[in-house]
Molecule: transfer RNA
Organism: uncultured Alphaproteobacteria bacterium
RNA sequence: GGGCGUAUAGCUCAGUGGUAGAGCACUACGUUGACAUCGUAGGGGUCGUAGGUUCGAACCCUGCUACGCCCA
Numbered sequence: 001g002g003g004c005g006u007a008u009a010g011c012u013c014a015g016u017g018g019u020a021g022a023g024c025a026c027u028a029c030g031u032u033g034a035c036a037u038c039g040u041a042g043g044g045g046u047c048g049u050a051g052g053u054u055c056g057a058a059c060c061c062u063g064c065u066a067c068g069c070c071c072a
Base pairs, nucleotide, nucleotide: 001071002070003069004068005067006066007065010024011023012022013021018055026042027041028040029039030038048064049063050062051061052060
């Protein structure tokens, strides 16, 4: 230098155009003598970034950034 992949909650990951989710973690309550387990409820997201397409974008297109892999 060329090609490809990944980027979504604190962590690990779903979500292939129509209201952003799960597990774990966290908080409160219940349960217990207490802790753990378990149950119920709750908080937490400018979906890496800047544009474009579309009535509508996490999702399609383009640039950029970070990380990883391959080729030279």